A computed fold for a 1421-nucleotide RNA from a metagenome, annotated as small-subunit ribosomal RNA. The prediction has a mean pLDDT of 83.
RNA sequence: GGAUGAAGAAACUAUAGUGAGAGUGGCAAACGGGUGAGUAACACGUGGGUAAUCUGCCUUUAAGAGAGGGAUAACUUUGCGAAAGUGAAGCUAAUACCUCAUAUGACCACAAUCUGUAAUCAGAUAGGGGUAAAAGAUUUAUCGCUUAGAGAUGAGCCUGCGUUCUAUCAGCUUGUUGGUGAGGUAAUGGCUCACCAAGGCUACGACGGAUAGCCGGCCUGAAAGGGUGAUCGGCCACAUUGGAACUGAGACACGGUCCAGACUCCUACGGGAGGCAGCAGUAGGGAAUUUUGCGCAAUGGGGGAAACCCUGACGCAGCAACGUCACGUGGAGGAUGAAGGUCCUAGGAUUGUAAACUUCUGUUAGGUGGAAAGAAGUCUUGAUUUAUCAAGAUUGACGGUACCACCAAAGAAAGCACUGGCUAACUCCGUGCCAGCAGCCGCGGUAAUACGGAGAGUGCAAGCGUUAUUCGGAAUUACUAGGCGUAAAGGGUGCGUAGGUGGUUCAGUAAGUCAAAUGUUAAAUCCAUCGGCUUAACCGGUUGGCUGCAUUUGAAACUACUGAACUUGAGUAUAAGAGAGGAAAACGGAAUUCCCAAUGUAGCGGUGAAAUGCGUAGAUAUUGGGAGGAACACCGGUGGCGAAAGCGGUUUUCUGGAUUAUUACUGACACUGAGGCACGAAAGCUAGGGGAGCAAACAGGAUUAGAUACCCUGGUAGUCCUAGCCGUAAACGAUGUUCACUAAGUGUGGGAGUUAUCUUCUGCGCUGACGCUAACGCAUUAAGUGAACCGCCUGGGGAGUACGGUCGCAAGGCUGAAACUCAAAGGAAUUGACGGGAGCCCGCACAAGCGGUGGAGUAUGUGGUUUAAUUCGAUUCAACGCGAAGAACCUUACCUGGGCUUGACAUGUAUUUGAAUACUAUAGAAAUAUAGUAGUCUUCGGACAGAUACACAGGUGCUGCAUGGCUGUCGUCAGCUCGUGUCGUGAGAUGUUGGGUUAAGUCCCGCAACGAGCGCAACCCUUAUCCUUAGUUGCUAACCUUGCUUAAGUAAGGAGGACUCUAGGGAAACUGCCUCGGACAACGAGGAGGAAGGUGGGGAUGACGUCAAGUCCUCAUGGCCCUUAUGCCCAGGGCUACACACGUACUACAAUGGUCGGUACAAAAGGUUGCAAUGCCGUGAGGUGGAGCUAAUCCUAAAAAGCCGGCCCCAGUUCGGAUUGAUGGCUGCAAUUCGCCAUCAUGAAGUAGGAAUCGCUAGUAAUCGCGGAUCAGCAUGCCGUGGUGAAUACGUUCCCGGGCUUUGUACACACCGCCCGUCACACCACGAAAGUUUAUUGUAAUAGAAGUCAUUGAGCUAACCCCUCGGGGAGGCAGAUGCCCAAAUUAUGAUAGGUGAUUGGGGUGAAGUCGUAACAAGGUA
Repeated sequence: GGAUGAAGAAACUAUAGUGAGAGUGGCAAACGGGUGAGUAACACGUGGGUAAUCUGCCUUUAAGAGAGGGAUAACUUUGCGAAAGUGAAGCUAAUACCUCAUAUGACCACAAUCUGUAAUCAGAUAGGGGUAAAAGAUUUAUCGCUUAGAGAUGAGCCUGCGUUCUAUCAGCUUGUUGGUGAGGUAAUGGCUCACCAAGGCUACGACGGAUAGCCGGCCUGAAAGGGUGAUCGGCCACAUUGGAACUGAGACACGGUCCAGACUCCUACGGGAGGCAGCAGUAGGGAAUUUUGCGCAAUGGGGGAAACCCUGACGCAGCAACGUCACGUGGAGGAUGAAGGUCCUAGGAUUGUAAACUUCUGUUAGGUGGAAAGAAGUCUUGAUUUAUCAAGAUUGACGGUACCACCAAAGAAAGCACUGGCUAACUCCGUGCCAGCAGCCGCGGUAAUACGGAGAGUGCAAGCGUUAUUCGGAAUUACUAGGCGUAAAGGGUGCGUAGGUGGUUCAGUAAGUCAAAUGUUAAAUCCAUCGGCUUAACCGGUUGGCUGCAUUUGAAACUACUGAACUUGAGUAUAAGAGAGGAAAACGGAAUUCCCAAUGUAGCGGUGAAAUGCGUAGAUAUUGGGAGGAACACCGGUGGCGAAAGCGGUUUUCUGGAUUAUUACUGACACUGAGGCACGAAAGCUAGGGGAGCAAACAGGAUUAGAUACCCUGGUAGUCCUAGCCGUAAACGAUGUUCACUAAGUGUGGGAGUUAUCUUCUGCGCUGACGCUAACGCAUUAAGUGAACCGCCUGGGGAGUACGGUCGCAAGGCUGAAACUCAAAGGAAUUGACGGGAGCCCGCACAAGCGGUGGAGUAUGUGGUUUAAUUCGAUUCAACGCGAAGAACCUUACCUGGGCUUGACAUGUAUUUGAAUACUAUAGAAAUAUAGUAGUCUUCGGACAGAUACACAGGUGCUGCAUGGCUGUCGUCAGCUCGUGUCGUGAGAUGUUGGGUUAAGUCCCGCAACGAGCGCAACCCUUAUCCUUAGUUGCUAACCUUGCUUAAGUAAGGAGGACUCUAGGGAAACUGCCUCGGACAACGAGGAGGAAGGUGGGGAUGACGUCAAGUCCUCAUGGCCCUUAUGCCCAGGGCUACACACGUACUACAAUGGUCGGUACAAAAGGUUGCAAUGCCGUGAGGUGGAGCUAAUCCUAAAAAGCCGGCCCCAGUUCGGAUUGAUGGCUGCAAUUCGCCAUCAUGAAGUAGGAAUCGCUAGUAAUCGCGGAUCAGCAUGCCGUGGUGAAUACGUUCCCGGGCUUUGUACACACCGCCCGUCACACCACGAAAGUUUAUUGUAAUAGAAGUCAUUGAGCUAACCCCUCGGGGAGGCAGAUGCCCAAAUUAUGAUAGGUGAUUGGGGUGAAGUCGUAACAAGGUA
């Protein structure tokens, strides 16, 4: 190396088994899961029917499964296509497909008997005829297959009842309604078709429109109801939009098919693919809604003989405080009541036993360890009673989860809303009608419990608030359970249809009614009870209910129905009387106007007054005659009639109704009345007449700011008649109709009754009980108590409007919304206030008078203007000669300038210096600064003063709208209240009103009031008379003395208390007395006496309240503001300005005066920092001087007007005195800005004051002086005082104010109230509108995919039959045609919405314009 043999391995082949993938075949896929678009319907619910039906799988019963045949997928080969996919050829199997046989049942037609049913008919029994079956697999246990019966389950169909809103949808319908026949279906049926008939539905709501899945249930509520239909459960419908069928037991099928449309994706551009309203998830939208989780372990479903497979059903987990329930965040002790915060009356209070601190416990979270139930079954083996037992094995997603034990530590764990009332809970600060709040009412404009913050508190709590929605409260749609005279609400009135309701008796029926039983009322839920999770929520068991429906049986009172009867409801007949009841015709007189004639002459007419108008061309007036139209005086009357509207001269004709009386008749014939029909004032409309008066519109005249009105002069429609429309009124008794019942009194119309002072019927009125009513009121004519029926209401405005419909000739009527907007609108009554409402009364309110203001000049205050400043306040009466009883500086608050900063002033602390203080000089305008001199307290504590620092001082800064106090005013008006009682639901009333009376709520009488308080009055002061006491500083009659003087007398001194006076005390006046009136009252009128007479005169005295009256500048004071200034000091200026306007005064304009001379009489007051005499000087202001006086002593001090005498002679003067010049005086530091006075000179306006307006009623007005306060000085102001000393008041109509009563009210901030409309501006919603646009839909057509069905099928064709083996037949397929039909299209309508130049009204809006319509008699009711 070759050959042979053996073994092993690999490939291949064959056979058997197992597994994967594809395929054939079977079953399922019609269940389960999702959603609610559509649907108002047998869709749903409930109760029935199916004798008109089907039902796979399941249970059960009976019978069976014989003999054959031909294909085909997969596969192989091959073609086309990008893909999706698909063609051709070839092979093969079956429980796939086909033929034949068999036929107990079944089905078809025929015919017979019995039973049942209302019936079509159903069942049973027997008969002969026709038609049609089957499949095997295997582990030998069983599972399948065919036919038939029964059951169960599920489904279809039919049907009674129930189921939203809209009538501004009233008529709808042609396969529509029914019949006959046929077709179709599982099955009835117009389901479809042919023919025939003309029906069917509808006011108990058809048809149309809008909205909506229905129910068990859920939420709410006492219930009845109302709302709702998530989760769970039942039914229905749908599956991208529309249409269609196939398969199948079941579908017209969510994850099947075909077609059409829209959309998305792939593509090689030729073609294809898709359907999350399955589970997760994504995007978008939105205020907002979860994980692309685990598992088939349990429960359930499908397949399978089973193992097993499938199952986003389901079981679990994740996310979200979304909900329910449970638990925790600590428990006990703890007072110096800590600190901090907040508030504060500065004492304290509160947070608050809270904390700290001491001690205890250990849920949850954290850590460590242990650890379930949910598991029943299934499989294997064995046994026997073969459906059971025994043994063994095995199954958990949640999950190492629930749960248990241990460890450690108060450790890790509280927020949200609210705090004005409702509604539990309060203070401070900030803000200042701003910012903001707000559910409703409402907060906020400098003291916010309401905004924002803080502290404190209250309520809930792992939640709390907000928002949205539903029910409740809400008796606020009223079934239970409301109302309609005036609050919203009775139809304008009648007749009458449907409907509703309906007298007495008897009998029957049993629809309603009542009772019982049965069936059903699914489960869940709910209620009750028992049980399981530690409890609860949650879950489970059991019982009952679920109020409903149906069936059966029974009852028969009531309702109903049927039948029979009755007379009382209703009606009819007869006899009477009453009546503006209606319609038609005829007639009558008065009056207005016009026409004619006559007489007659200058006006008439009209108004608040006038004018327009008419009239000398003859009006008005008067007389006579005539024409024409309309209305019918007296009677005439809460009298009559009528359904209402309405009806009024007389007569006639026709006619309706009611009333009374008597008997007779009918026998419930009745009541009401949706729709409907008829009537229906005035105005208006159409046509034709008529037209005297009146009179919209219109014209003119007035009025007025205007006057498109009220008033006046005219005047047309119309008013009248005929015919026809309209159909409304505060058409009202603001009261629907009918019936019954329920106290009385009184008047009146019409009747009747033995004409009666009475009774009764029927009308019309008044008063009034019960009762009713919110009250007012109603009350047998009810708004009372009941019954029947109809109409109507549901906050105000928008609005009786818009749109639509309908009626109408039109005007317009009937029906009748919404958007939007407001928190009221409204009724009745109460108290006030108010009224160009009423009554009564008062007041210098008017009137009657006297004197003024407003005109002039001046003074003074104010406004305005000016100014550096002209400080501030007071502003109708009730600011303006006011604060201010006195601004040159001061005052002084203002301005300019110069200064001070613990301060000009108070208290305190700390440090420090010095007595304090006084004086001088210099600078300066001064304040002040600097310097000097004098002075040297002390008890050694300090006082006093200065400096520094700090608390603080200071403010004539703001707020009188934060306040106290004080004041004004209504108003010295007569009022304002309370307790108890009574009345009223109440507010409230009564008292307090009424009759008288008063100055008075003063008093009397009466009275459901009885009393009381604050006011009135009185008490107080003053004045008028008298008495008494006292008599100095007052007085002096008589007496005495002295002086003077002729005398009369006078002065002084005594003396006196008489007088005057002063000032203490008393008296007196009270309507006490008389007469009269009055209510025998209160009271009034008159008289007497008296000094005084009716509160003698005057003063003080000011009720409850009003005016956010005045005052922060008298004082006090909260808050805010300033703090080298808004405080304080000083100088100068200003408050004193000056074109002007107003208030209050003075002086005048002259002869009742001015001026000169002479002469007389007060009161009250003041005086020592004072009043000051006699005297002297000065023309004078004043000066000098200084008696007297601390005051009944002295002084101011002269009173003036008056009286006597002279002059002036009516003038811008002998009026008037402003202004200005000159010269003086006084005060004062100072007189210029800016005082007063005197003398001389100057000599303005002004000759009695427009409109308007003030005071006063007796010792008043008017007039005349005197004094005082303030004050250095400065009144024409203010406050006092006396002298002289009137006029007038008829009276309450008017103006003003007030009181009481009454009335109206839309006022209550109270008439300076309230309030209407146009216009202008802004915003909002709505209507109309040439149109335009979108959606839905009707009708008539066009169109015609897919598909079923029908017809055809010349092309194609394995099974069966025949055959001559070529083929033919039966059957089938493709294709074609037809009917139907989706999308799409055309034409024309309808409905709904959007938008629209412009236009219309509406609503709303702190301060716009014009007027003033309404509320009072609202100024014209």
Its Rfam family is "Bacterial small subunit ribosomal RNA". Rfam links the family to the GO terms ribosome and structural constituent of ribosome. The sequence is in RNAcentral, with records from SILVA.